[in-house]
RNA sequence: GAGCUGGCCGGGCAGUCGCUCGCGUCUCGUACGCGGGAGGAAAGUCCGGACUCCUCAGGGCAGGGUGGCCGCUAACAGCGGCCCGUCGCGAGGCGGGGAAAGUGCAACAGAAAGUAAACCGCCCCGGCCAAGGCCGGGGUAAGGGUGAAACGGUGAGGUAAGAGCUCACCAGGCCCGUCGGUAACGGCGGGUGCUUUGUAAACCCCACCUGGAGCAAGACCAAAUAGGGGGGCGGACGGCCCGUCCUUUGCCCCUGGGUAAGGUCGCACGAGCCGCCGGGCAACCGGCGGCCCAGAUGAAUGACUGCCCCGAGCACCGCCUUUACGGGUCGGUGUUCGGACAGAAUCCGGCUUACAGGCCGGCUC
RNA sequence: GCGAGAUAGCUCAGGCGGUCAGAGCGUCGGAUUCAUAACCCGGAGGUCGAGAGUUCGAGUCUCUCUCUCGC
Numbered sequence: 001g002a003g004c005u006g007g008c009c010g011g012g013c014a015g016u017c018g019c020u021c022g023c024g025u026c027u028c029g030u031a032c033g034c035g036g037g038a039g040g041a042a043a044g045u046c047c048g049g050a051c052u053c054c055u056c057a058g059g060g061c062a063g064g065g066u067g068g069c070c071g072c073u074a075a076c077a078g079c080g081g082c083c084c085g086u087c088g089c090g091a092g093g094c095g096g097g098g099a100a101a102g103u104g105c106a107a108c109a110g111a112a113a114g115u116a117a118a119c120c121g122c123c124c125c126g127g128c129c130a131a132g133g134c135c136g137g138g139g140u141a142a143g144g145g146u147g148a149a150a151c152g153g154u155g156a157g158g159u160a161a162g163a164g165c166u167c168a169c170c171a172g173g174c175c176c177g178u179c180g181g182u183a184a185c186g187g188c189g190g191g192u193g194c195u196u197u198g199u200a201a202a203c204c205c206c207a208c209c210u211g212g213a214g215c216a217a218g219a220c221c222a223a224a225u226a227g228g229g230g231g232g233c234g235g236a237c238g239g240c241c242c243g244u245c246c247u248u249u250g251c252c253c254c255u256g257g258g259u260a261a262g263g264u265c266g267c268a269c270g271a272g273c274c275g276c277c278g279g280g281c282a283a284c285c286g287g288c289g290g291c292c293c294a295g296a297u298g299a300a301u302g303a304c305u306g307c308c309c310c311g312a313g314c315a316c317c318g319c320c321u322u323u324a325c326g327g328g329u330c331g332g333u334g335u336u337c338g339g340a341c342a343g344a345a346u347c348c349g350g351c352u353u354a355c356a357g358g359c360c361g362g363c364u365c
Numbered sequence: 366g367c368g369a370g371a372u373a374g375c376u377c378a379g380g381c382g383g384u385c386a387g388a389g390c391g392u393c394g395g396a397u398u399c400a401u402a403a404c405c406c407g408g409a410g411g412u413c414g415a416g417a418g419u420u421c422g423a424g425u426c427u428c429u430c431u432c433u434c435g436c
Base pairs, nucleotide, nucleotide: 001365002364003363004362005361006360007359008358009357011308012307013306014305015304016303017302019037020036021035022034023033024032025031026029039341043352044351046350047349048348049347050346051214052213053212054211058242059241060240061239063210064209065208066207067206068082069081070080071079072078083096084095085094086093087092097205098204102203103202104199105198106197119144120143121140122139123138124137125136126135127134128133129132152170153169154168155167156166157165171195172194173192174191175190176189177188178187179186180185218265219264220263221262228255229254230253231252232251233250234246235245236244272291273290274289275288276287277286278285279284309339310338311337312336313335314334315333316332317331318330319328320327321326366436367435368434369433370432371431374390375389376388377387383421392408393407394406395405414430415429416428417427418426
C1' cells in the first nucleotide's frame, strides 16, 4: 500500500419552557416536591418460544416445515465446533440428504436429448460406366458440425473401418476388509470395465419436527346481567377420521328489549441486567454478590439557547518544500453549513433489512 | 396482529419454466365521407414493482426489499 474478518459507540455538559408514569405532601388543585422515561435496529413480521382461549392437545391420514455430522438451547430455518465440495496466491468467502427407487421436463439448433442416434466423413458388399465417381444395402460414435449438455481421458493392441472390444496407466463410482474418529468423513489394501446426463427453490423418496387461533388472546366489574313469545332435537370436536367430552334444570335458531369509541386486570421481576469465580476449543452452562431499568391508548419520551466535540468548504497566519512561481494528506484562528437510520405498544431468543460519522482487536498478501 | 396484490396509457388474461409476452378500450397511420363519428385494414407501444438466487433458460420457482389494498 492492497485486502479479509470480529466487536463497540452512534454526540456531551449547563440553563429555560413543556409531555408522561410512579411515590409523597397539603391549602385536594389534575397544585407542589422527588424519582423513572426508546433502539441497535424499538423496523420488516421472516422464523422460534413463553402466555391465553378453543374439553384434553391423544393416535392416524392430509397439509406445512427443516435437511452434511456432533453439540448448545425453552425452542428454532438460530448459534458454535468439525466434515465435504467449490472460488481465491492467501487471510477467508459461498454452498450442503437422495437423480444408482419411480414419473415428468430438456425450447431453438442438431442426424440424434437419454435401455439413444448415421447429416458430412470412414469402411465393406452388390450394380453401372469414359476408374474415378453415381445408385442401393450394411457396419462404425475415432473425426467434423449443432447445442447449456452428445454416454470417462491418454497410449498400445485389435479391426474391413471402428468401439472398454482387449490391455497398461490416470480420474471417478460401487462392493468387501481394516485402521482412526461419538459421527459426518478420512487413510490404507483388495475386487469389479461398472463409466449410470442435468433438473428435487418439478412431482416424489428417506429421516425428523408440526393441532388451531392470537393480547382486538383472554379474565373481572358496572349499567341489565334477567325474564317473555315462537320453532327445532342431539350437540361440541375450527381440514378429515378415530377417540374423547356434555347431556333435557341441555343446546341451537328467530323475535322482542337494552348498551358503549365504558372501566380495571392481563402489563412490566424477566429464559432480566452488571461484576467476579469455575467448567467447556466454542456456542453455552453453573455458583456467589449487587441492581430494579418506559408502560402510553388522539398514543408521553420533546423544543429553544449557550459552550464543547466530529466532518466538509472558505479566508488569514504559521510550518515544510522550491532559486522563484507554485505545491502540501501538516498545525492554529475566525466564519458558514452539516451531524445518520429510525422510533416501544403482551414479552423474550434469533434472522433480515436501513444507517452520517467514529473507535478498538485479530489476520493475509 | 392477520391476509391479498403489483403484467402496454387504462381494465385484465397468461395451466406442471421454453418462439408466449397477449386480449379489450385508448393512441397513430390508411381507407370511407362534402366533413366528423361509427364500421373496415394496418402499425407502434412492456427492464412483467426492484434486487439477488436456483436452472442451459424465470412473467412463472425460492429469498430479501418497496408500494398499494382489505380485515